[in-house]
Context: one part of a larger RNA
RNA sequence: CUGGGCGUAAAGGGUGCGCAGGCUGUUUAGUAUGUCAGGUGUGAAAUCCCGGGGCUCAACUCCGGAACUGCGCCUGAAACUACUUUACUAGAGACUCGGAGAGGUAAGCGGAAUUCCAGGUGUAGCGGUGAAAUGCGUAGAUAUCUGGAGGAACACCAAAGGCGAAGGCAGCUUACUGGACGAGAUCUGACGCUCAUGCACGAAAGCGUGGGGAGCGAAAGGGAUUAGAUACCCCUGUAGUCCACGCCGUAAACUUUGUACACUAGGUAUUGGCAGAUUCGACCCUGUCAGUGCUCAAGCAAACGUGAUAAGUGUACCGCCUGAGGACUACGGCCGCAAGGCUAAAACUC
Numbered sequence: 001c002u003g004g005g006c007g008u009a010a011a012g013g014g015u016g017c018g019c020a021g022g023c024u025g026u027u028u029a030g031u032a033u034g035u036c037a038g039g040u041g042u043g044a045a046a047u048c049c050c051g052g053g054g055c056u057c058a059a060c061u062c063c064g065g066a067a068c069u070g071c072g073c074c075u076g077a078a079a080c081u082a083c084u085u086u087a088c089u090a091g092a093g094a095c096u097c098g099g100a101g102a103g104g105u106a107a108g109c110g111g112a113a114u115u116c117c118a119g120g121u122g123u124a125g126c127g128g129u130g131a132a133a134u135g136c137g138u139a140g141a142u143a144u145c146u147g148g149a150g151g152a153a154c155a156c157c158a159a160a161g162g163c164g165a166a167g168g169c170a171g172c173u174u175a176c177u178g179g180a181c182g183a184g185a186u187c188u189g190a191c192g193c194u195c196a197u198g199c200a201c202g203a204a205a206g207c208g209u210g211g212g213g214a215g216c217g218a219a220a221g222g223g224a225u226u227a228g229a230u231a232c233c234c235c236u237g238u239a240g241u242c243c244a245c246g247c248c249g250u251a252a253a254c255u256u257u258g259u260a261c262a263c264u265a266g267g268u269a270u271u272g273g274c275a276g277a278u279u280c281g282a283c284c285c286u287g288u289c290a291g292u293g294c295u296c297a298a299g300c301a302a303a304c305g306u307g308a309u310a311a312g313u314g315u316a317c318c319g320c321c322u323g324a325g326g327a328c329u330a331c332g333g334c335c336g337c338a339a340g341g342c343u344a345a346a347a348c349u350c
Stems, first nucleotide, its partner, number of pairs: 003322004007304002012318001014201004021194003025088002029084003034080001035077008049065006091191001092188003095184004103177007110154001115149007125136002162169002206247006215241002220236004258317006266295011299306002323350003332343004
């Protein structure tokens, strides 16, 4: 000496489940895999190192020693490690009771609004803009009233609020269903953590088949603006947006911060529990568990900042980075109906 890193400089996989692998709580006894000690055999010679000798010195060479850090065998040790075994309950799980929630799937229902259709009233405008025009309207529009059709989205409640692994989830009711949390401490007795490959899920857009189509609206057409205007503004408007089934598999999939566990001053707000105190009973109050935020001590950090929801102090496991461009590319392979996705260079330039 036996790399350094990953919030913003290059770098955390989009998310979960999980085989192999790696790592793994307290305790008893045994064995002796690793480990340690002693002995022994071997570890050719030369080389290297040390002490001497010979060529006038040196290189070179000769003699002796040491070394050859390794391996085999024998004997021993048993703390750690491993295996077998005994027991335990602090990890993990089960159980009972309880409350919270836009967690998921399916079915049914509701009102407001837009549009359209039919009818009534009614008459010359409506609409739109910075200003206009295209557009709609005397074949009666806009406005207003009544009735009907249809699709999509659910105002207020609503919150820095809640739930979910992530993507994401919001009208109401019902059915089925997942998870988390609190209290109790009845049971199991380490059953755990992480996870390459794999499997599953995965916004929007896009694709296939069949429906649906109110509003909005890529493309497209027209009107404006402008030097031009393949735009921004306006009038139309097709795919699409919606449903069913099947693909796609990507996002600034972001907290740009992997997962799990332990430890390390406080203050404050809030969500869901529990306990205490008080009370007729509660609220306020105090404590505590689980979450969500703000602020800050120590520490960390290049700074910004972070700070018990760590980017602090440690442990285990996985993923990833190694100057910029070329390059989220080429080629090849795998996947896909396609669009394309995943994996992933080099020459060359600086």